[in-house]
Context: one part of a larger RNA
RNA sequence: CUGGGCUUAAAGAGCACGUAGGCGGCUAGAUAAGUGGAUGGUGAAAGCCCCCGGCCCAACCGGGGAAUGGCUAUCCAAACUAUUUAGCUUGAGUUUCGGAGGGGUGAGUGGAAUUCCUGGUGGAGCGGUGGAAUGCGUAGAUAUCAGGAGGAACGCCGGUGGCGAAAGCGACUCACUGGUCGAAAACUGACGCUGAGGUGCGAAAGCCAGGGGAGCGAACGGGAUUAGAUACCCCGGUAGUCCUGGCCGUAAACGCUGAGUACUUAGUAGGGGAGGUUCCUAUACUUUCUCUGCUGGAGCAAAAGUUUUAAGUACUCCGCCUGGGGACUAUGGUCGCAAGGCUAAAACUC
Numbered sequence: 001c002u003g004g005g006c007u008u009a010a011a012g013a014g015c016a017c018g019u020a021g022g023c024g025g026c027u028a029g030a031u032a033a034g035u036g037g038a039u040g041g042u043g044a045a046a047g048c049c050c051c052c053g054g055c056c057c058a059a060c061c062g063g064g065g066a067a068u069g070g071c072u073a074u075c076c077a078a079a080c081u082a083u084u085u086a087g088c089u090u091g092a093g094u095u096u097c098g099g100a101g102g103g104g105u106g107a108g109u110g111g112a113a114u115u116c117c118u119g120g121u122g123g124a125g126c127g128g129u130g131g132a133a134u135g136c137g138u139a140g141a142u143a144u145c146a147g148g149a150g151g152a153a154c155g156c157c158g159g160u161g162g163c164g165a166a167a168g169c170g171a172c173u174c175a176c177u178g179g180u181c182g183a184a185a186a187c188u189g190a191c192g193c194u195g196a197g198g199u200g201c202g203a204a205a206g207c208c209a210g211g212g213g214a215g216c217g218a219a220c221g222g223g224a225u226u227a228g229a230u231a232c233c234c235c236g237g238u239a240g241u242c243c244u245g246g247c248c249g250u251a252a253a254c255g256c257u258g259a260g261u262a263c264u265u266a267g268u269a270g271g272g273g274a275g276g277u278u279c280c281u282a283u284a285c286u287u288u289c290u291c292u293g294c295u296g297g298a299g300c301a302a303a304a305g306u307u308u309u310a311a312g313u314a315c316u317c318c319g320c321c322u323g324g325g326g327a328c329u330a331u332g333g334u335c336g337c338a339a340g341g342c343u344a345a346a347a348c349u350c
Stems, first nucleotide, its partner, number of pairs: 004321003007304002012318001014201004021194003025088007033081002035077008049065006091191001092188003095184005103177007110154001115149007125136002162169002206247006215241002220236004258317006266295012299306002323350003332343004
């Protein structure tokens, strides 16, 4: 390379948008590039292969045939692919009327609690632990009442429930705004799928500048424990956690399962619509679309398991894997303020 694979053995990019490219619905007509057929030319000889023959045989030699990835010309065919013309509506999209939602951004508001400050009551402890101590407290703490300040997070509802491409999203109100679902079928008429590069988004931590700082709390200090204790426990506590602007670009970024389309027995639960029957209602039954779970048949699978939300049956496109260590490394390149990220070997060794 071929072949085979990617839930757990190596292997799905964190997620999306999209360029090139690849692939692509139905019906007619045209063309004849691909495709198929026929014929001609060419594909030197020798050699290889087959048959026959000549040296006693063989090697060797002679004759004939076959073979020669193919290339080229002419004619014919028109199913498929392609190109083109004309159409179609099922794919895709638009419109109209409705729906659900912690989807996003900005502004404003609220209550509970912690801490701090001021004042009142009160008068010896509080706090903390396995037990203690460090710590706080007669300069009046803890407790309790009233008032005030400030920051952060939003209990119950809350749910194997919802929304989002993923990261993620949960007090309330308003404004702006994205996606999605259902029903009608009015419109466009294949406008589609995937997507190398590319671009954007991307938890936490970290970085830069300016704010903010209640609680928590790396580092650090102290008290314990212990043989030791650079820990677990306790008392403190700085960065940080929060906001604005800009970087970083990584995670067990996980369903360890790329995206899209079609098809394939069942049961059951929940969310959002629409229709029908019962009947005028707390509903119940039923049909259908959509989303989220569970149990499981066939199939698949090494098994565990999975099973209409496939890991089944197929097709299209992309990414990735190729024994363990060395090595999510070195070197080079590139990005970054840095930390470091991305790309990515070899010697050697088993």
Background: Small-subunit ribosomal RNA, central domain from a metagenome, 350 nucleotides, folded computationally. Rfam family: Bacterial small subunit ribosomal RNA. Model confidence (mean pLDDT): 87 of 100.